[in-house]
Context: one part of a larger RNA
Molecule: small-subunit ribosomal RNA, 5' domain
Organism: uncultured bacterium
RNA sequence: GGAUGAACGCUAGCGGCAGGCUUAACACAUGCAAGUCGAGGGGCAACACGGGUAGCAAUACCUGGUGGCGACCGGCGCAAGGGUGCGUAACGCGUGAGCAACAUGCCCUAUACAGGGGGAUAAUCCAGGGAAACUUGGUCUAAUAUCCCAUAGUAUUUAGAGGUGGCAUCACCACUAAAUUAAAGCUUCGGUGGUAUAGGAUUGGCUCGCGUGACAUUAGCUGGAUGGUGGGGUAACGGCUCACCAUGGCGAUGAUGUCUAGGGGUUCUGAGAGGAAGACCCCCCACACUGGAACUGAGACACGGUCCAGACUCCUACGGGGGGCAGCAGUGGGGAAUCUUCCACAAUGGGCGAAAGCCUGAUGGAGCGACGCCGCGUGAGCGAAGAAGGCCUUCGGGUUGUAAAGCUCUGUCUGGAGGGACGAAGGAAGUGACGGUACCUCCGGAGGAAGCCACGGCUAACUACGUGCCAGCAGCCGCGGUAAUACGUAGGGGGCUAGCGUUAUCC
Numbered sequence: 001g002g003a004u005g006a007a008c009g010c011u012a013g014c015g016g017c018a019g020g021c022u023u024a025a026c027a028c029a030u031g032c033a034a035g036u037c038g039a040g041g042g043g044c045a046a047c048a049c050g051g052g053u054a055g056c057a058a059u060a061c062c063u064g065g066u067g068g069c070g071a072c073c074g075g076c077g078c079a080a081g082g083g084u085g086c087g088u089a090a091c092g093c094g095u096g097a098g099c100a101a102c103a104u105g106c107c108c109u110a111u112a113c114a115g116g117g118g119g120a121u122a123a124u125c126c127a128g129g130g131a132a133a134c135u136u137g138g139u140c141u142a143a144u145a146u147c148c149c150a151u152a153g154u155a156u157u158u159a160g161a162g163g164u165g166g167c168a169u170c171a172c173c174a175c176u177a178a179a180u181u182a183a184a185g186c187u188u189c190g191g192u193g194g195u196a197u198a199g200g201a202u203u204g205g206c207u208c209g210c211g212u213g214a215c216a217u218u219a220g221c222u223g224g225a226u227g228g229u230g231g232g233g234u235a236a237c238g239g240c241u242c243a244c245c246a247u248g249g250c251g252a253u254g255a256u257g258u259c260u261a262g263g264g265g266u267u268c269u270g271a272g273a274g275g276a277a278g279a280c281c282c283c284c285c286a287c288a289c290u291g292g293a294a295c296u297g298a299g300a301c302a303c304g305g306u307c308c309a310g311a312c313u314c315c316u317a318c319g320g321g322g323g324g325c326a327g328c329a330g331u332g333g334g335g336a337a338u339c340u341u342c343c344a345c346a347a348u349g350g351g352c353g354a355a356a357g358c359c360u361g362a363u364g365g366a367g368c369g370a371c372g373c374c375g376c377g378u379g380a381g382c383g384a385a386g387a388a389g390g391c392c393u394u395c396g397g398g399u400u401g402u403a404a405a406g407c408u409c410u411g412u413c414u415g416g417a418g419g420g421a422c423g424a425a426g427g428a429a430g431u432g433a434c435g436g437u438a439c440c441u442c443c444g445g446a447g448g449a450a451g452c453c454a455c456g457g458c459u460a461a462c463u464a465c466g467u468g469c470c471a472g473c474a475g476c477c478g479c480g481g482u483a484a485u486a487c488g489u490a491g492g493g494g495g496c497u498a499g500c501g502u503u504a505u506c507c
Stems, first nucleotide, its partner, number of pairs: 001507004006503005013376005020368001021334001026332003030329003035076003040073002043069002047067003050063005083287003092212008102204002107200007115149004125138005155180006162173004185192002213259003220250003225247008262284004266277004289310005312323004340366001342365003348362001349360004379409004389400004413448001415443005423434001451496003455492001456477003462491005472479002
């Protein structure tokens, strides 16, 4: 000098764009953050309409008939999106390869198919238990829930024989025989969904080369340990796991141990080489009170799912139950320090749905704080051999200083009034949270808008007074003990400017 997710002190007019718990992965009140589909189903708790009964009427009651729809069965989603950086020195990440060792819901392409039958169960109803959370038994019923039979091959498995290819285990192609496994309807008749197989796309899983901290004041480490055979397991390879057998494997090219740490794209600095960092944004990983486990599923060993254990906390009728903000706001605490318990689904995107639509603290916006960057303003021109005041003085004057006043203008920002968007796209119509915002026009009036630091040298900028090794200053050298350009105040001049200094950290 540059830089910062900064903080502190003094000061502060406006706008745009970014960013805002770096500390306690500390504990959390409250609200919201994942639902949706009635065009799968049985139904009808609430609402609306229609109908019926009683009544003069008000009204009451009944009625799934219609719109719809609480709870329930079922489907899809909840594995995404959002948060955090505890752990991890690792195939975790980066980069380049491989899988002849693999999976892939929704989507696309192609071919073929969808015949028949059965038994349940939730809701409802009935009867209980419990303070509650919730729960038990009985009866009835439906389905795109579930089961059986049929049909099927370019599917799977087994056996046989042939060809082609490969570094190998082997892979691929065609053939023969046998065995095994499918399906679901709804419909406004337009469609839409279902099953099997093959291919694609996408996403993921696994393996390997190389790269990726500190300490040798850590030198030896290792028993599923290293390899083999054979079972098991997995989507798949593999000591992944198990039985048996062998005795290996790693290490001074740093094993093992300890400490530290998420990695990268990038960011800062620097002429570069390099050094430092990993906030925001994007990709990957890991985690979800702590530890463990599996279930469901195409996908999880699952933040707002389940089970077990633990700590903490809440309710309790003491028998027993509930909870998990490292989602968005917000609270306490910690801290030098970091925001609103806001608006909207209008846009973009996501889930469900045929759609209308519903949900969406993702997202779009607004709010707060000079935290940063950028832009603008706080007026412009003329105006004295130069007012007053201040300060200095050799008392002559000098300086503040065209500075002010005064005259002539301007109207950015601000204030008032009027108009008023783009963002809104699909054939049309309709649809805007932001927002009466941005922007435009008119009106008013210089009015409402400048500070901070430093002035001994480094380092741009000097005098006076006060003080008298005191009070104080200080980044280093050093100033202060009676004329201090170094302390304090004033005048003046210097630097930067809505900021200026200080502190901290990096180059």